[in-house]
Molecule: c-di-GMP-I riboswitch aptamer
Organism: Anaerosporomusa subterranea
RNA sequence: AAACUCCAUAUGCAAACUUAUCGAAAGGUAAGGACGCAAAGCCGUGGGUCUAAGAACAUUUGUUUACGACUGCCAGGUUGCGAAG
Repeated sequence: AAACUCCAUAUGCAAACUUAUCGAAAGGUAAGGACGCAAAGCCGUGGGUCUAAGAACAUUUGUUUACGACUGCCAGGUUGCGAAG
């Protein structure tokens, strides 16, 4: 110096829920709030999941569909961090 293993919340992020706001919805953003996270930093790139406005079909409210979303579902790419062995 590099790789690997293991531990940790100093530093950092922030689930549910609440309020406001945007959106057809899923969901996003801001504030509060902490269930958790050693990449829960970044990239919707591959799979997966959610929604179905519009469209198509059926025909009276039903089916299919992403050009809408989710990276805190998994994988991949990329950058980075404290101590010990």